[in-house]
Molecule: FMN riboswitch aptamer (RFN element)
Organism: Rothia aerolata
RNA sequence: UUCGUGCUCCGGGAAACGGUGAAAUUCCGAACCUGCGGUAAAAGCCCGCUAAUUGACGGCUUUUCUUCUGCACAACCAGAGGCAAAGCCCGAUACCUGCAAGGUGGAAUUCCUUGGCAGACAGUACAGUCUGGAUGGUAGGUGCACGAG
Numbered sequence: 001u002u003c004g005u006g007c008u009c010c011g012g013g014a015a016a017c018g019g020u021g022a023a024a025u026u027c028c029g030a031a032c033c034u035g036c037g038g039u040a041a042a043a044g045c046c047c048g049c050u051a052a053u054u055g056a057c058g059g060c061u062u063u064u065c066u067u068c069u070g071c072a073c074a075a076c077c078a079g080a081g082g083c084a085a086a087g088c089c090c091g092a093u094a095c096c097u098g099c100a101a102g103g104u105g106g107a108a109u110u111c112c113u114u115g116g117c118a119g120a121c122a123g124u125a126c127a128g129u130c131u132g133g134a135u136g137g138u139a140g141g142u143g144c145a146c147g148a149g
Stems, first nucleotide, its partner, number of pairs: 001149007009141002017029003031129002033119002035049004044117002053094001058089006065082006099115005121132003
C1' cells in the first nucleotide's frame, strides 16, 4: 500500500414574513433545502447508487390430494417424491424528477455571474420543508482485528 473476512461507530437538510379562507407551514406572493460514490477541478438537475413502490427465480413451513417403497394384501403407520393452496424469507427486474448561457482556466453542464428547473408513499384544504411508517432501512464512510499478496 492493495485485496479478502469479521467487527465497531457514523450515516439528510429546509416554509422567515405576508395574502385569501370556516379551515392551508399544503393554495397565492415570498422564503428556504439538496444523501452516497464517480468525474481532467468542488455537481440536487453529467454518469451511477440508495429510500418508497413492484416482487421474477429460488428457499422454508403448514395443509389437502396423490405416486412409489416397506409391513403377505387393504387400511393405518414410516420413508422418499409430485400437483395445488396459504403463510413467511430472499430480492432479480420494473418504476423513478430536473440546466442552459456567458466568464476564468491546461482542465469545470461541478468554480464565478445571470436566468431556469426538479423533488416517493400515507394523512390533512392540494406538502421537497408539517405529521407518520421510521428508536426502521440504506448507498456508503471512519476505525480496529485477523489472513493473503